[in-house]
RNA sequence: UGGGGUAUCGUCAAGUGGUAAGACACAAGGUUUUGGUCCUUGGAUCCCAGGUUCGAAUCCUGGUACCCCAG
Numbered sequence: 001u002g003g004g005g006u007a008u009c010g011u012c013a014a015g016u017g018g019u020a021a022g023a024c025a026c027a028a029g030g031u032u033u034u035g036g037u038c039c040u041u042g043g044a045u046c047c048c049a050g051g052u053u054c055g056a057a058u059c060c061u062g063g064u065a066c067c068c069c070a071g
Stems, first nucleotide, its partner, number of pairs: 001070007010024003018054001026042005047063005
């Protein structure tokens, strides 16, 4: 420098145009003499900025960070 890929809650991770699942962790409550286990509840405007659309995590454009390949 060229090409390809990834970015979603604290971590992992699903979601291929129509209400953003789940697990662990965390917080509150219940249970328990205490802790643990168990039960219930809660928490995301999806890397950033624009565009298309009635509607965008999803499609398009530009950027940022990281990874891989070639030189």
The RNA shown here (transfer RNA) has 71 nucleotides and comes from a Spirochaetota bacterium. The same sequence occurs in records of 2 taxa. Its Rfam family is "tRNA". Its family is annotated with triplet codon-amino acid adaptor activity in the Gene Ontology. The coordinates come from a structure-prediction model, not an experiment, and the mean pLDDT is 81. The sequence is in RNAcentral, with records from ENA and MGnify.